[in-house]
Bacterial RNase P class A from a Longimicrobiales bacterium, 395 nucleotides, folded computationally. Its mean pLDDT, the model's own confidence on a scale to 100, is 75.
RNA sequence: GAAGCGAGUGCGGGCCGCGGCCGCGCCCUUCGGGGUGUGGGCGAGGAAAGUCCGAGCUCCACAGGGCAGGGUGCCGGCUAACGGCCGGACGCCGUGAGGCGCUGGAAAGUGCCACAGAGAGGAGACCGCCGAUGGCCGUCGCCGUAAGGAGGCGGCACAGGCAAGGGUGCAAGGGUGGUGUAAGAGACCACCGGGGGCCUGGCAACAGGCGUCGCAGGGUAAACCCCACCCGGAGCAAGGCCAAGCAGAGGUGAGACGCUGCCCGCGUCGACGUGAUCUAGGUUCACGAUAGCCUCGGGUAGGCUGCUGGAGGCGGCGGGCAACCGUCGUCGUAGAGAAAUGGCCCGCCUUCACCCUCACGGGUGAGGACAGAACUCGGCUUAUUCGCUUCCCUU
Numbered sequence: 001g002a003a004g005c006g007a008g009u010g011c012g013g014g015c016c017g018c019g020g021c022c023g024c025g026c027c028c029u030u031c032g033g034g035g036u037g038u039g040g041g042c043g044a045g046g047a048a049a050g051u052c053c054g055a056g057c058u059c060c061a062c063a064g065g066g067c068a069g070g071g072u073g074c075c076g077g078c079u080a081a082c083g084g085c086c087g088g089a090c091g092c093c094g095u096g097a098g099g100c101g102c103u104g105g106a107a108a109g110u111g112c113c114a115c116a117g118a119g120a121g122g123a124g125a126c127c128g129c130c131g132a133u134g135g136c137c138g139u140c141g142c143c144g145u146a147a148g149g150a151g152g153c154g155g156c157a158c159a160g161g162c163a164a165g166g167g168u169g170c171a172a173g174g175g176u177g178g179u180g181u182a183a184g185a186g187a188c189c190a191c192c193g194g195g196g197g198c199c200u201g202g203c204a205a206c207a208g209g210c211g212u213c214g215c216a217g218g219g220u221a222a223a224c225c226c227c228a229c230c231c232g233g234a235g236c237a238a239g240g241c242c243a244a245g246c247a248g249a250g251g252u253g254a255g256a257c258g259c260u261g262c263c264c265g266c267g268u269c270g271a272c273g274u275g276a277u278c279u280a281g282g283u284u285c286a287c288g289a290u291a292g293c294c295u296c297g298g299g300u301a302g303g304c305u306g307c308u309g310g311a312g313g314c315g316g317c318g319g320g321c322a323a324c325c326g327u328c329g330u331c332g333u334a335g336a337g338a339a340a341u342g343g344c345c346c347g348c349c350u351u352c353a354c355c356c357u358c359a360c361g362g363g364u365g366a367g368g369a370c371a372g373a374a375c376u377c378g379g380c381u382u383a384u385u386c387g388c389u390u391c392c393c394u395u
Stems, first nucleotide, its partner, number of pairs: 001391007010348007018043002021040008045370001049381002052379005057235004064264004069231005074088005089103001090101004104226002109224002111220003126166002128162003133159002135156006142149002174192006193215001194213002197210005239305004248296005255269004272288005312331008349368008
């Protein structure tokens, strides 16, 4: 450093309690059951927690498509499923064993990049370097009778050149070294890095190699967005049976419903009357009524069920690096209602501190956490005491 295991106020006693279940006795009963006493057996966790994901189960609903919305995001596998797990790739950190990763796309478009800074984007020149070339000044000799002309050397930093160095910043258009130059620069060269191409290995992510291109438009997608894939709603107060009990009112109105919302589309269900129009069936319009929908209100919240055996645990064998899968054997007891599983004492255990002892050991005191089933599983996350095992790293 990694992986895992055990215990979990533990063990042995004593006393007093709590909740279900079963048996028996007594009492009550509306005959469903209830109360009480006694005996027996049972009675929380690794997280039962947070309710963050994913499922089972239940009810509602169920042609389909588009838009909107939400989620996931390297690759492969596992799984009922997942945002989980396993294995791998890549990046970063660590001397190392190992750890961490919110890891698609920045060459579709848009936005943003505070402060500082010259410049924050297909960028820029503050300090700096240069000033070859052009300009100005000085000086030297040469030519010319002279005005003047061509030139050498030195200077200025005016035009201008540069982006190496400094500076700003999270970030400044590859890096190091050389050639080159007035100074410089992929301008050129070598190596490293990078882009696209081919080959090899790998299921793939990707890696390696070869050759090529002087290097292309910085970052940000936990900004919008784009791409790929996934996604009905409500929840055990679900739901079913029984009992008990009450009270309906208003709005809208031929439409209603169709899996959160919107649109298209199609389907299913639904309903009449009167009047007008019309040759009639019928259609259309108006009014009324009804179904449906919406709002407000009223009643009950008692009993039974769902309810605990399930994608279950453990062990052997087989497959797989593993997650996991197959098969055989074996094990099994909370399931109640706003809710029980507790308290005290003694001894042992264990941790820490102090004291005594050369030491073994002994004594005293304090402590032994987090927490609490409520339909059930798979995960994740968070809280938390003590002990142990194996392997590996470093010194």